Predicted 3D model of a 166-nucleotide RNA (Lysine riboswitch aptamer) from a bovine gut metagenome.
The RNAcentral record of the sequence draws on MGnify.
The coordinates come from a structure-prediction model, not an experiment, and the mean pLDDT is 81.

RNA sequence: GAUAGAGGCGCGGGGUCGAUGAGUCGCGCGGCGGAGCUCCUCCAGGGGCAGCGAAACCGCACAAAAGGCGAACCCGCCGAAAUCCGGGGCGCGCUGGAGCCGCCGCGGGUUGGGGCGCCGGAGAACAUGCGGCGCACUGUCACAAUGUGCAUUGUGGAGCGCUAUC
Numbered sequence: 001g002a003u004a005g006a007g008g009c010g011c012g013g014g015g016u017c018g019a020u021g022a023g024u025c026g027c028g029c030g031g032c033g034g035a036g037c038u039c040c041u042c043c044a045g046g047g048g049c050a051g052c053g054a055a056a057c058c059g060c061a062c063a064a065a066a067g068g069c070g071a072a073c074c075c076g077c078c079g080a081a082a083u084c085c086g087g088g089g090c091g092c093g094c095u096g097g098a099g100c101c102g103c104c105g106c107g108g109g110u111u112g113g114g115g116c117g118c119c120g121g122a123g124a125a126c127a128u129g130c131g132g133c134g135c136a137c138u139g140u141c142a143c144a145a146u147g148u149g150c151a152u153u154g155u156g157g158a159g160c161g162c163u164a165u166c
Stems, first nucleotide, its partner, number of pairs: 001166005008078001010077005016071003026062001028060004036049004040099006081111006088104004093100001112138002115135006122128001140157008
């Protein structure tokens, strides 16, 4: 340097099914009300609806979806992957600018892995997930000690690691 492996509630993706979302958003009808409402947010512009009655609120009737989640299955894997920062590109939202959202890729940083708890954040949510801290567990290597060729215990490090073969 190449190849192949190991950790285990191991990581990620896909469609299917299901619950939640939610009797919510919303359409229609009616009541009330009495001037605004709307095209994601702000500015500018341009549209649409509205005293032949806007918004808000109430009642009746109908009634979703997406993200996130779970199950089994399939696929790709063991920096698997996740996350943070910084540019860049693309998409859509009436037009322009700024923002927000989503996707792709590049550069750099952090995290061995899963679990539990606390705090914060996202979220409809008590689901879940992300970040930080703490706790023990586990795998791996190093060092030390004790039994003996490997095990046990303790301390510590990090996957840019470890093991095997060439």